[in-house]
Context: one part of a larger RNA
RNA sequence: CUGGGCGUAAAGCGUGCGUAGGUGGUUUGUUAAGUCUGAUGUGAAAGCCCUGGGCUCAACCUGGGAAUUGCAUUGGAUACUGGCAGUCUAGAGUGCGGUAGAGGGUAGCGGAAUUCCCGGUGUAGCAGUGAAAUGCGUAGAUAUCGGGAGGAACAUCCGUGGCGAAGGCGGCUACCUGGGCCUGCACUGACGCUCAUGCACGAAAGCGUGGGGAGCAAACAGGAUUAGAUACCCUGGUAGUCCACGCCCUAAACGAUGUCAACUGGUUGUUGGGUCGUCUCCGCCCUUCAGUAACGAAGCUAACGCGUGAAGUUGACCGCCUGGGGAGUACGGCCGCAAGGUUAAAACUC
Numbered sequence: 001c002u003g004g005g006c007g008u009a010a011a012g013c014g015u016g017c018g019u020a021g022g023u024g025g026u027u028u029g030u031u032a033a034g035u036c037u038g039a040u041g042u043g044a045a046a047g048c049c050c051u052g053g054g055c056u057c058a059a060c061c062u063g064g065g066a067a068u069u070g071c072a073u074u075g076g077a078u079a080c081u082g083g084c085a086g087u088c089u090a091g092a093g094u095g096c097g098g099u100a101g102a103g104g105g106u107a108g109c110g111g112a113a114u115u116c117c118c119g120g121u122g123u124a125g126c127a128g129u130g131a132a133a134u135g136c137g138u139a140g141a142u143a144u145c146g147g148g149a150g151g152a153a154c155a156u157c158c159g160u161g162g163c164g165a166a167g168g169c170g171g172c173u174a175c176c177u178g179g180g181c182c183u184g185c186a187c188u189g190a191c192g193c194u195c196a197u198g199c200a201c202g203a204a205a206g207c208g209u210g211g212g213g214a215g216c217a218a219a220c221a222g223g224a225u226u227a228g229a230u231a232c233c234c235u236g237g238u239a240g241u242c243c244a245c246g247c248c249c250u251a252a253a254c255g256a257u258g259u260c261a262a263c264u265g266g267u268u269g270u271u272g273g274g275u276c277g278u279c280u281c282c283g284c285c286c287u288u289c290a291g292u293a294a295c296g297a298a299g300c301u302a303a304c305g306c307g308u309g310a311a312g313u314u315g316a317c318c319g320c321c322u323g324g325g326g327a328g329u330a331c332g333g334c335c336g337c338a339a340g341g342u343u344a345a346a347a348c349u350c
Base pairs, nucleotide, nucleotide: 003322004321005320006319007304008303012318014201015200016199017198021194022193023192025088027086028085029084030083031082033081034080035077036076037075038074039073040072041071042070049065050064051063052062053061054060091191092188093187094186095185096184097182098181099180103177104176105175106174107173108172109171110154115149116148117147118146119145120144121143125136126135162169163168206247207246208245209244210243211242215241216240220236221235222234223233258317259316260315261314262313263312266295267294268293269292270291271290272289273288274287277284278283299306300305323350324349325348332343333342334341335340
């Protein structure tokens, strides 16, 4: 490079936005670049191939043809692709009208619980375990009642429920704010899809500065267990966990399944809209969009399984894989305060 692949065997970038590039709906005209076709020139000879001839044959030599898949010029063709000029509304978008939601941000507020402090009652235990001990307690603990402080998290509702691109999001209220879905009408008129480089977001842990610190808890200390026990269990306990600002940029960042579009039997549940019918209402039913689940025709798959939300049948574009180890390592580059991240080999070995 060609090919074959990427749910679990190696392989989908953590996610989005988007530049170049690639690719692109309907119809008319034009052009003739791609495309198709004719002609001319050229594509040296030798060689290869086909077919004759000459050495007694052959090798060898020699005549002719073909081939030289190409390039250039020129004459045509116009379906498709492209260019140019128009058209359309089915893609995409905008407006008007509804609608659900833990989507995001800021501020305020609330109750339960844990801990601590003060006071009352009260007395000998409490706590903990497989059993214990360390620990706490007569300087009055645990328990219980009243008052106070402070931090963090929001039971029930809660649901294979909802929202978000992903990470993720859950007490209540207000303000600011993003997106989705549905319906009918109007408008724009292909404005679309994908996306190397780039930019943004990105759990937890970690880092910097300043706060905060109830509970929990790496490290650490002690008590147990044990042959030992740098552990599992217990008693303590500091970073951290929380807030603000700034970094870090990684995860089994998982649906281990890239995005977009089209097509291909069904059944059952559920969430948010709409239509028709029944209906006072509650509701029920039909059908239709958009989600989220379970089961399954065809088909696919090595099997497991997937199955209109595909891993089915196709198209567009991107990313990635190419035996195991060495190794996601070394070196170099870039990024970072650091920790480290990212890009990414080879020798050697099986």
Small-subunit ribosomal RNA, central domain from an uncultured bacterium, 350 nucleotides, folded computationally. The RNAcentral record of the full RNA draws on ENA.